[in-house]
Predicted 3D model of a 353-nucleotide RNA (Bacterial RNase P class A) from a Pseudomonadota bacterium. It matches the Rfam family "Bacterial RNase P class A". The family's RNA type in Rfam is ribozyme. It is recorded under the gene name rnpB. Its mean pLDDT, the model's own confidence on a scale to 100, is 77.
RNA sequence: UUCGGGGACCGGGUGGUCGCCGCGAAAAGCGGAGGAAAGUCCGGGCUCUGACGAGUCAGGGUGCCGGGUAACUCCCGGUGAGGGUAACCUCAAGGAAAGUGCCACAGAAAACAAACCGCCCGUAAAAGGGUAAGGGUGAAAAGGUGAACUAAGGGCUCACCGCCUGAGGGGCAACUCUCAGGGCAUGGCAAACCCCACCCAGAGCAAGACCAAAUAGGAAGUAGGGGUGACUCUCCCCGUUCACUUCUGGGUAGGUCGCUCGAGCGUUAAGGUAACUUAACGCCAAGAUAGAUGACCACCGCUGAAGAUCUAUAUCUUCAGUACAGAACCCGGCUUAUAGGUCCCCCUUCUUU
Numbered sequence: 001u002u003c004g005g006g007g008a009c010c011g012g013g014u015g016g017u018c019g020c021c022g023c024g025a026a027a028a029g030c031g032g033a034g035g036a037a038a039g040u041c042c043g044g045g046c047u048c049u050g051a052c053g054a055g056u057c058a059g060g061g062u063g064c065c066g067g068g069u070a071a072c073u074c075c076c077g078g079u080g081a082g083g084g085u086a087a088c089c090u091c092a093a094g095g096a097a098a099g100u101g102c103c104a105c106a107g108a109a110a111a112c113a114a115a116c117c118g119c120c121c122g123u124a125a126a127a128g129g130g131u132a133a134g135g136g137u138g139a140a141a142a143g144g145u146g147a148a149c150u151a152a153g154g155g156c157u158c159a160c161c162g163c164c165u166g167a168g169g170g171g172c173a174a175c176u177c178u179c180a181g182g183g184c185a186u187g188g189c190a191a192a193c194c195c196c197a198c199c200c201a202g203a204g205c206a207a208g209a210c211c212a213a214a215u216a217g218g219a220a221g222u223a224g225g226g227g228u229g230a231c232u233c234u235c236c237c238c239g240u241u242c243a244c245u246u247c248u249g250g251g252u253a254g255g256u257c258g259c260u261c262g263a264g265c266g267u268u269a270a271g272g273u274a275a276c277u278u279a280a281c282g283c284c285a286a287g288a289u290a291g292a293u294g295a296c297c298a299c300c301g302c303u304g305a306a307g308a309u310c311u312a313u314a315u316c317u318u319c320a321g322u323a324c325a326g327a328a329c330c331c332g333g334c335u336u337a338u339a340g341g342u343c344c345c346c347c348u349u350c351u352u353u
Stems, first nucleotide, its partner, number of pairs: 004346007012300007020032004034324001038335002041333005046204004059200005064078005079093001080091004094195002099193002101189003116135002118131004143161005162184001163182008208257004217248006224238004264283008301322009
């Protein structure tokens, strides 16, 4: 310096005016969106459900090994396979000699196992027989290359490679290395059924708990009426036509809690390759409820274009742009969106020393 790879981070600043939400006695004062608050795709906390406690079945999920975690389909480290010159990237990566099933088209044959052409034997020519080396078909063709043998050929035999089995070494393990044996009818597909191992109850903060108008309903009583022609007392009945009082009642309107101090955040130290864990110290950082966190102005910053000055770097002026998006019970992840910009490490090409 060219082309690339990996990781971390910022994502506007200051001031003024007018507002909104919370705390607050308050016109004081203090606090007021994100890296994804998003998608709601996984995993948990919390709440309710008949105790949602245990077992079984069904259904669903996960699937190399080890570790991390509250947990995970997440993260870290490794193994294997594939891609790349490399840095590095990608992978639903258990089981196909338990069973069933599928393998379109083409092809002779798509797996209890194949003869279409070719080659060889045979023959007048056919028929017939041998042969999986060569051609052809296909995504895939019965281990590959070479040699020997042969009528022609073939793991029929031999060497190397591959595969399978066994032993030994290394590793916690996945796996790997070495040696020996076996000629090796163990083709592929399990994001086909299935088998094996492990995991999973459902609904969700509009969960749920509490307070509680109004208006129905219920109970007791008062005024009043009746049993009784009159008065007083006692008792009984009505008081479901009107009036009044008290209690009760369901839980609507409305309100309170849940609600933000939590597997919390920061710094330092220690352990660990790392994810992460532990300890000490410090900090409190939105809580709305139809939903506050905003609008406008000025200046600055960043990016682009045009023009001017200038040898040039550069400076100045004008104009334009400044993303994605927005909490709604709370956490841990994943995925997706994102103008513009910063930093670190590494690979490769070329050049110079």